[in-house]
RNA sequence: GGUUUCGUAGUUCAAUGGAUAGAACAGGUCUCUCCUAAAGAUCAGAUAGGGGUUCGAUUCCCCUCGGAACCA
Numbered sequence: 001g002g003u004u005u006c007g008u009a010g011u012u013c014a015a016u017g018g019a020u021a022g023a024a025c026a027g028g029u030c031u032c033u034c035c036u037a038a039a040g041a042u043c044a045g046a047u048a049g050g051g052g053u054u055c056g057a058u059u060c061c062c063c064u065c066g067g068a069a070c071c072a
Stems, first nucleotide, its partner, number of pairs: 001071007010025004018055001027043005048064005
């Protein structure tokens, strides 16, 4: 330098054109308990950035950024 692939919550993963982007663990608060743990209830938290297509984009297309693999 070229090709392919990936980027979603603090972490690990779903959602592949359509309702308010979900789950587990982690975190806050409350209940329970003499206390802690466990258990239960509840709350907050994310689509790498920009543009395009579409009535509608996490999803499809282009560019940029970052990671990985392969070729040179």
Background:
A computed fold for a 72-nucleotide RNA from a Rikenellaceae bacterium, annotated as transfer RNA. The coordinates come from a structure-prediction model, not an experiment, and the mean pLDDT is 81. The sequence is in RNAcentral, with records from ENA. NCBI's taxonomy places the organism under Bacteria, Bacteroidota, Bacteroidia, Bacteroidales, Rikenellaceae. Its Rfam family is "tRNA".